A computed fold for a 109-nucleotide RNA from a soil metagenome, annotated as SAM riboswitch aptamer (S box leader). RNAcentral holds the sequence, with entries from MGnify.
RNA sequence: CAUCUAGAGGGGUGGAGGGACUGGCCCAUAGAAGCCCCGGCAACCAUCUCGGACCUCGGUCCGAGGCAGGUGCCAACUCCAGCAGGUCGUUUGAAAGGCCUGGAAGAUG
Numbered sequence: 001c002a003u004c005u006a007g008a009g010g011g012g013u014g015g016a017g018g019g020a021c022u023g024g025c026c027c028a029u030a031g032a033a034g035c036c037c038c039g040g041c042a043a044c045c046a047u048c049u050c051g052g053a054c055c056u057c058g059g060u061c062c063g064a065g066g067c068a069g070g071u072g073c074c075a076a077c078u079c080c081a082g083c084a085g086g087u088c089g090u091u092u093g094a095a096a097g098g099c100c101u102g103g104a105a106g107a108u109g
Stems, first nucleotide, its partner, number of pairs: 001109004009038005017027003021082004039074003044070002047066008078105001083102006
């Protein structure tokens, strides 16, 4: 800096945890995490093709497509919220709560 409401799981081993943190809410002895094997999803990087722009003529950038070598991923929207604003609604006034937008944090490249 870009993306994060799509997509894709079986076996072996293991034996109680896991979903980052906190609060919820879930998953798990009908077998969690971790490790191994096989499979799959996707297309960030690499690579190839086409078009365009620029160029110091070496290339660079943008867009589209192919491939699947390097990563990544394969419960739940990043599972939801967390901070701020708006709005709905209740109320004497609020708070709690619903919805929307942005942010923070996190994940991957």